[in-house]
């Protein structure tokens, strides 16, 4: 340099041929339990879905560009 794939709470992820208030697990905080801790059960907080523009009544999703990451080739 060329091509392909990816970017979603602190971490790892589901979601999608556009439609109410974006999912789950772990972690965090907290209630119950326990002498206490752990386990277990319940609850809560935490995301402007990488950024900009476009299409649309409406975009995490479609289109273009930018940035970043991974891989392959040179």
């Nucleotide at each position: 340099g060329u091509c392909a794939c990816c970017g979603u709470g602190g971490u790892g992820u589901a979601g999608u041929u556009g439609g109410u208030u974006a999912u789950c697990a772990c972690a965090u905080u907290u209630g119950c339990c326990u002498c206490a801790c752990a386990c277990g059960c319940g609850a809560a907080a935490g995301g402007u879905c990488u950024c900009c523009a476009g299409u649309u009544c409406g975009a995490u999703c479609c289109u273009g560009g930018a940035c970043g990451g991974u891989g392959a080739c040179a």
A computed fold for a 74-nucleotide RNA from Chlamydomonas incerta, annotated as transfer RNA.
The coordinates come from a structure-prediction model, not an experiment, and the mean pLDDT is 80.
Lineage of the source: Eukaryota > core chlorophytes > Chlorophyceae > Chlamydomonadaceae > Chlamydomonas.
It matches the Rfam family "tRNA". By type it is a transfer RNA. Rfam links the family to the GO term triplet codon-amino acid adaptor activity.
The RNAcentral record of the sequence draws on Rfam.